[in-house]
RNA sequence: GCCAGGGUAGCUCAAUGGCAGAGCGGCCGCUUUGUAAGCGGUAGGUUGUGGGUUCAAAUCCCACCCUUGGCU
Repeated sequence: GCCAGGGUAGCUCAAUGGCAGAGCGGCCGCUUUGUAAGCGGUAGGUUGUGGGUUCAAAUCCCACCCUUGGCU
């Protein structure tokens, strides 16, 4: 330099054009003599950045940034 995958909550990942979610973790409570486990509730998001298409974009298109793998 070329090709391909990925970037969404603190972490690991869903969501294939129509309300952004789960598990773990955090916080509060129940339970326990107490802790852990278990159960219930709750907070947490400019969906990498900038543009475009669309009534509507995490999703489609373009450029760029970061990252992983391959080729040279």